Predicted 3D model of a 522-nucleotide part of an RNA (small-subunit ribosomal RNA, 5' domain) from a metagenome. The prediction has a mean pLDDT of 84.

Context: one part of a larger RNA
């Protein structure tokens, strides 16, 4: 000297842009935060509309405009959030898989025929304080069964060319097995099986890098290999049985302590040294362990079940809950925000659309937290006024062109007035192309933010400067107080009667809407 998610003290006019629990992965009231599709289904709880009765606001019916609840299909494995845990193939790169998956999407070939039986909802009952559990009776489906057909798909059998990188693998051609579908429409299309190939995503396995300590020297029995088997999407002690007895280790094996890696980010001329907040990749993890369903993906933060530990409800029989999602409270702490607006854009689920849903995300709000910019006036004026300090004091000096005072601005502030771009799409109306469902072109529709940015006009210097230092390091000095007292200090030192080192004033110096302190890295 730089830097900081910083805090503290004294001080503060505006904007732009970015950052904000570093501590208790502590506890959590309250709202939100994942739903969505009537063009898959039976249907109608609410509300439209319509028709009827008629007690005038009620009953009944039809649509199915819409749609609670319920059955199905996608979604909910993404997006947010934390860093406990993990010194490990986590994570960085650099590779391999002849040992593998992969829903939506694109291609690309086929195919899309019959038949059944329930069950929820709906009625009707039962138990229970709730949570919910049940029992008859009845129905529907793109739910679920099963029958046809089928290979270039699975399996075994056996063959023949090729290629290798150890098992092997690629291609042909044969032969028996065995396995598929579902339908909706507004008639335009959406869909659905099967298989091949992409693209996307992800699993596995390796070389090589990644703290501390040796005041941790031996560690290991599924431990190491081997063979068989079983599991896995897939290789593997992954698991099991049976065998041998082997694996690591002073190039640091095991312990123990610390930690999420990396991209980057500071600081050095570089070497290097410290960092992992914001943003990006990857990991791991959702009250505290385990376990598995479900699915193409999860051993799943707002899913399940068991244990616990804490809260709550309760009729004492039993139930409910998990902010390390967004706000927001308590704790704790030097210290960290609003219980806000919109889905208008950008993106995500779901849907044919319309649309719905979205605390992703845009935005607004507090905070000088940081960083950058802008002001806080300009220009003439000396009788160098007056008041303050200071001296060798009738006088000088200094503050100081400084101020009064005369002239202009008009950024900003106010007040009035005008007003954005972010918007194109979807969707729709009309035209046209090609030839019937695509694209093309006009034109209508859609802002949270906002009457915001930004422009114009009128007033008027008008609304606006501090903090810290002044012995030496270090840029700035004197007077007065005090008297080793009070007190100052990063160091070296100052104060015991002339203190430029304490406190005050005047004066200066340095930065400036900050300055300073303290506290952390180079």
């Nucleotide at each position: 000297g730089g830097a900081u998610g910083a805090a503290c003290g004294c001080u503060a006019g505006c904007g732009g842009c970015a950052g904000g629990c570093c501590u208790a992965a502590u506890a959590c009231a309250u709202g939100c935060a994942a739903g969505u599709c009537g063009a898959a289904c039976g249907g109608u709880a609410a509300g439209g509309u319509c028709c009827c009765g008629c007690u005038u606001g009620c009953g009944g019916g039809a649509u199915a405009c819409a749609c609670g609840a319920g059955u199905g299909g996608c979604g909910c494995a993404c997006g947010g959030g934390u860093g406990a845990g993990u010194a490990a193939c986590g994570c960085g790169u650099a590779u391999g898989c002849a040992a593998c998956c992969u829903a939506c999407c694109u291609u690309u070939a086929a195919c899309u025929g019959g038949a059944g039986g329930a069950u929820a909802g709906c009625c009707c009952u039962g138990a229970g304080a709730a949570a919910u559990c049940g029992g008859g009776a009845u129905u529907a489906a793109u739910a679920c069964u099963u029958c046809a057909u089928a290979a270039u798909a699975a399996u075994a059998u056996a063959a023949a060319a090729c290629g290798a990188c150890a098992u092997c693998g690629u291609u042909u051609a044969a032969u028996a097995u065995u396995u598929a579908a579902a339908g909706c429409u507004c008639c335009g299309g959406c869909g659905g099986u099967u298989a091949a190939a992409g693209a996307u995503g992800g699993g596995c396995a390796u070389g090589c890098g990644u703290g501390a300590c040796a005041u941790u020297a031996g560690a290991u029995a599924g431990u190491u290999g081997g063979u068989g088997a079983g599991g896995u999407a897939a290789c593997g002690g992954c698991u099991c049985a049976c065998c041998a007895a082997g694996u690591c280790c002073a190039c640091g094996a095991u312990g123990u302590c610390u930690a999420g890696g990396g991209g980057u980010u500071c600081u050095g001329a570089g070497a290097g040294g410290a960092u992992u907040a914001u943003c990006c990749c990857c990991c791991a993890c959702a009250c505290u362990g385990g376990u598995a369903c479900u699915g193409a993906g999860a051993c799943a933060c707002g899913g399940a079940c068991c244990a616990g530990a804490c809260u709550c409800c309760u009729a004492c029989g039993g139930g409910a809950g998990g902010c390390a999602g967004c706000a927001g409270u308590a704790a704790g702490g030097a210290a960290u925000a609003u219980u806000g607006g919109u889905c208008a854009a950008u993106g995500g689920a779901c849907g044919c659309a319309a649309g719905u849903c979205u605390g992703a995300a845009c935005c607004a709000g507090c905070c000088a937290u940081g960083c950058c910019g802008c002001g806080u006036g300009c220009a003439g004026g000396a009788u160098g006024a007056c008041a303050g300090c200071c001296c060798u004091a009738u006088g000088g000096g200094u503050c100081g062109u400084a101020a009064a005072c005369u002239g202009c601005u008009u950024u900003u502030a106010u007040a009035a007035g005008a007003g954005a771009a972010g918007a194109a799409a979807c969707c729709u109306u009309c035209g046209g192309a090609c030839g019937u469902g695509u694209c093309c072109g006009a034109g209508g529709c859609u802002g949270a933010c906002g009457g915001u940015a930004u422009c114009u006009u009128a007033u008027g210097a008008a609304u606006a400067a501090g903090c810290a230092c002044c012995g030496g390091c270090u840029a700035a000095c004197u007077c007065c107080g005090u008297g080793c007292c009070a007190g100052c200090a990063g160091c070296c030192g100052c104060g015991g009667u002339a203190a430029u080192a304490c406190g005050g004033a005047g004066g200066g110096u340095g930065c400036a809407a900050g300055c300073g302190u303290u506290a952390u890295c180079c």